[in-house]
Context: one part of a larger RNA
RNA sequence: UUCUCGUUAAGGAACUAGGCAAAAUGGCCCCGUAACUUCGGAAGAAGGGGUGCUUUGAGUAAGCGAUAUACUUACGUGUAAAGCUGAAAGAAGCCGCAGUAAAGCGGCCCAGGCGACUGUUUACUAAAAACACAGGUCUCUGCUAAGUCGUAAGACGAUGUAUAGGGACUGACGCCUGCCCGGUGCCGAGAAGUUAAAAGGAGGGGUUAGUCCCGAGCAAUCGGGACGAAGCUCUGAAUCGAAGCCUCGGUAAACGGCGGCAAUAACUAUAAUUGUCCUAAGGUAGCGAAAUUCCUCGUCGGGUAAAAUCCGACCUGCACGAAUGGCGUAACGAUUUGGGCGCUGUCUCAACGAGAUACUCG
Numbered sequence: 001u002u003c004u005c006g007u008u009a010a011g012g013a014a015c016u017a018g019g020c021a022a023a024a025u026g027g028c029c030c031c032g033u034a035a036c037u038u039c040g041g042a043a044g045a046a047g048g049g050g051u052g053c054u055u056u057g058a059g060u061a062a063g064c065g066a067u068a069u070a071c072u073u074a075c076g077u078g079u080a081a082a083g084c085u086g087a088a089a090g091a092a093g094c095c096g097c098a099g100u101a102a103a104g105c106g107g108c109c110c111a112g113g114c115g116a117c118u119g120u121u122u123a124c125u126a127a128a129a130a131c132a133c134a135g136g137u138c139u140c141u142g143c144u145a146a147g148u149c150g151u152a153a154g155a156c157g158a159u160g161u162a163u164a165g166g167g168a169c170u171g172a173c174g175c176c177u178g179c180c181c182g183g184u185g186c187c188g189a190g191a192a193g194u195u196a197a198a199a200g201g202a203g204g205g206g207u208u209a210g211u212c213c214c215g216a217g218c219a220a221u222c223g224g225g226a227c228g229a230a231g232c233u234c235u236g237a238a239u240c241g242a243a244g245c246c247u248c249g250g251u252a253a254a255c256g257g258c259g260g261c262a263a264u265a266a267c268u269a270u271a272a273u274u275g276u277c278c279u280a281a282g283g284u285a286g287c288g289a290a291a292u293u294c295c296u297c298g299u300c301g302g303g304u305a306a307a308a309u310c311c312g313a314c315c316u317g318c319a320c321g322a323a324u325g326g327c328g329u330a331a332c333g334a335u336u337u338g339g340g341c342g343c344u345g346u347c348u349c350a351a352c353g354a355g356a357u358a359c360u361c362g
Base pairs, nucleotide, nucleotide: 002356003355004354005353006352007351008350010348011347014346019343027051028050029049030048031047036041038172052094053093054092055091056090062085063084064083067080068079069078070077071076095099100104107341108340109339110338111337112336113335114333115332119131120130135170136169137168138167139166140165141164147156148155149154173328174327175326176325178258179257180256183255184254185251186250187249188248189247190246193245194244199239203235204234205233206232207231210227211226212225213224214223215222216221259277260276261275262274263273286320287317298314299313300312301311302310
């Protein structure tokens, strides 16, 4: 010097991002215990008192119970009881600073946010408000089920059968869950239109047996050109042709969306009201400077001597809002925010001590 401990005057969070760490509380018995509540809880709420040893209470109360005996068809029921174990309240006394004498061994309260809860998670920086969850809703699936794995055989689903199984979203419970189907998706229906392969085969091209023309040749024949059947071959129009697109309808606990500008009341201000433009429809209930509010440390109230945090309101919601759930909510949480009591070396402000270490000698 560093580490791990112990003690500390007066103060007691003034420390700090934050009471981080430490201190404090602590067992058992008795008394006593609020709001709120889903009536279970909250609760060990909170807050108090006691606690050792000796004698007595007392070998008592109580527990176990050999054995004997009565009744009973039986199971069994009752009575007596040796023996063993063995308290407490209360009373009297004794010692200490101190009696759960060491050790082990809850700090508590108030008010918010989030998530109902127990649970799960980033093995090795995150345990949470994330995931899951019971409950809710939608949707698919009639059994060789849907769905999934596999090229297949086959298997799971399931030795199940719609009170079953798969998928999606939400997430206990309470009160609720508004409007919009124009877009996208899904479902249903369908005259006309559009439309693939396939079918179809009008027509066209190539090839040439043959015919004709020209040239050479006495002729046989040879060379060139035109037309060109059948066959083979290359193409190929009309016509026909499903789903889809398209059209119509439904569907939002499907993906999603849920306006603007003016004027107006006998002070002023405000606008129940009116007009107008646009839209598929213009945000309902509830909540609201919020885990969401930029301006913003909004304004008012509370709490403090003093408050960028916190709580209660207001509503001007930059940019809440109803199962991408809305708003509440007892209980719960190594959650998060603010406040208080107790307590303390966290601090004012440091000091002393112990054991290691560094260091010196060896």